The prediction has a mean pLDDT of 76. Bacterial RNase P class A from a Chitinophagaceae bacterium, 360 nucleotides, folded computationally. Rfam family: Bacterial RNase P class A. Rfam links the family to the GO terms dimeric ribonuclease P complex, tRNA processing and ribonuclease P activity. The sequence is in RNAcentral, with records from ENA. It is recorded under the gene name rnpB. Of the family's consensus pairs, 98% are formed in the model. Lineage of the source: Bacteria > Pseudomonadati > Bacteroidota > Chitinophagales > Chitinophagaceae.
C1' cells in the first nucleotide's frame, strides 16, 4: 500500500440577484394593526417508525384486589427514568488457534423442562410400552452387539462372559442429582464420595421472582361574539336514579334547580399551551468509561394549511472518457419538548484490530 471487521465525524461549498416566514429598533397612517427601511435568525443524524421512558395537562388530593402489560446468568456503576447505557466478571456454542490448565474475537429474546398440559414434519420397524435387516437356535423361540432411516434411535472405550448378545460382570471415563470442603461478594469452579442414565423444545401455553394508574397537545385553561317566552318522553330526589376512577370486583367521590334521550336555534374567531432548557459550545477537574462537578460564552425555526425557496455562475467529491468534456452528487424534511431504540442513506475522512504483499 491494499482487503475485511468494528467504532467516530461530515454529508456539498462560495458569490450575485429576487422571494417567503419570524424578530429587535426607528419611521409613518386608517395606531387593536398595517406599511417602510437597517439589523438578527430559519427543517434533521435520523426530523422516518410510533416502539420504550419522562417533563406537561387533565381525570378528585387516585385507593385495594384479580386479570393484563414488561423484565430475567452475576456484582458494581451512570440517568428524572427506561425494555437504555458503561466495566468487568460466568456458563454454553461458534471461528482461529494451541496441543497445555492456554489465548483472542464474537454469539445468545441466558431463570424453570423433577408442578402440569402440548409439539417433534418427512423418512424410518419403531420418535418411547421397539424389532426393518442382522446373529444365534433343528424349531419354538431368544437377541438388541453390528447395519440401515433419520435433526435426535436407550451413556463411551477396552476386558471377560454367552447358543448368540446386552452395564450382564470389571476397569476407567461421561451426564443428572445432592452432600461435604477449597477458592471467590456473587453467578459459579476445583477435589472426594454417592446416586441418576432416552431426549429437545417455553420469540408453545405455563410455573417462578421483581415491576406496573390512565389518557394525550385535536391534551388541557381562558377571552370575546351570538342566541327562542325556548320545547318534548323517561327515570328520579339522599332508603342515591346517573356518572367519574383503562378492563372486571369491592371500595369511593360528584350529584338532586338533578340525569339521560328526541327534536330544535346560536357560534365555528382570538389568546396561552408554544419553544430559556434534565439546553448548545469551550476549556479544566474527577472516573477504566457510561457520565458528573466547575468556569466561561451564546440564544440557534415556531408556521397554523402550513414559511425555511428560485435563479445564474465559479468551484468541491464520484464514475466514465476518444482527454475535448460527459453523467451523477445519498437517505430525506419540523408541528408540544426532551432521553433512547430501530430502520433507511450516494460518498468523504480520522481511529483501532486481524490479514495479504512489498522494502528495510
Nucleotide at each position: 500500500a491494499c482487503u475485511g471487521c468494528a467504532a467516530g465525524c461530515c454529508g456539498c461549498g462560495u458569490u450575485a440577484u429576487c422571494g417567503a416566514c419570524u424578530u429587535u429598533u426607528u419611521a409613518u397612517u386608517u395606531u387593536u394593526a398595517a406599511u417602510a427601511a437597517u439589523g438578527g435568525g430559519u427543517a434533521g443524524g435520523a426530523a422516518a417508525g410510533u416502539c420504550c421512558g419522562g417533563a406537561c395537562a387533565g381525570c378528585a388530593c387516585a385507593g385495594a384486589g384479580c386479570a393484563g402489560c414488561g423484565c430475567a446468568u452475576c456484582c458494581u456503576g451512570c440517568u428524572a427514568a427506561c425494555a437504555g447505557c458503561a466495566g468487568g466478571a460466568c456458563u454454553u456454542c461458534u471461528u482461529u488457534g494451541a496441543a497445555a490448565u492456554a489465548a483472542a474475537a464474537g454469539a445468545a429474546c441466558g431463570a424453570g423442562a423433577c408442578a402440569g398440559u402440548g409439539c417433534c414434519a418427512c423418512a424410518g420397524a419403531a420418535a418411547a410400552u421397539a424389532a426393518c435387516u442382522g446373529c444365534c437356535g433343528a424349531a419354538a423361540g431368544g437377541u438388541g452387539a453390528g447395519g440401515g432411516u433419520g435433526a435426535a434411535a436407550a451413556u463411551g472405550u477396552g476386558g471377560g462372559g454367552u447358543a448368540a448378545g446386552a452395564g450382564c460382570c470389571c476397569a476407567c471415563g461421561g451426564u443428572u442429582g445432592c452432600u461435604a470442603c477449597c477458592g471467590g461478594c456473587a453467578a459459579c469452579g476445583g477435589u472426594a464420595g454417592c446416586u441418576u442414565c432416552g431426549g429437545g423444545u417455553a420469540a408453545a401455553c405455563c410455573u417462578u421472582g421483581c415491576g406496573u394508574g390512565c389518557u394525550g397537545a385535536a391534551a388541557u385553561g381562558c377571552c370575546a361574539u351570538g342566541u327562542a317566552a325556548a320545547g318534548g318522553a323517561u327515570c328520579g330526589c339522599u332508603u342515591g336514579a346517573g356518572g367519574g376512577c383503562g378492563g372486571c370486583u369491592c371500595g369511593u367521590c360528584c350529584a338532586a334547580u338533578g340525569a339521560u334521550c328526541c327534536a330544535g336555534g346560536g357560534u365555528a374567531g382570538g389568546c396561552a399551551g408554544a419553544u430559556a432548557c434534565a439546553g448548545g459550545u469551550a476549556g479544566u477537574c474527577a472516573g477504566c468509561a457510561a457520565u458528573g462537578g466547575c468556569u466561561a460564552u451564546c440564544g440557534c425555526a415556531g408556521a397554523u394549511a402550513a414559511a425555511u425557496g428560485a435563479u445564474a455562475a465559479c468551484g468541491g467529491c464520484u464514475u466514465c472518457u476518444u482527454u475535448g468534456g460527459a453523467a451523477g452528487u445519498a437517505c430525506a424534511g419540523a408541528a408540544u419538548c426532551c432521553g433512547g431504540c430501530u430502520u433507511a442513506c450516494a460518498g468523504g475522512c480520522u481511529u483501532g484490530c486481524a490479514g495479504u504483499a512489498u522494502u528495510u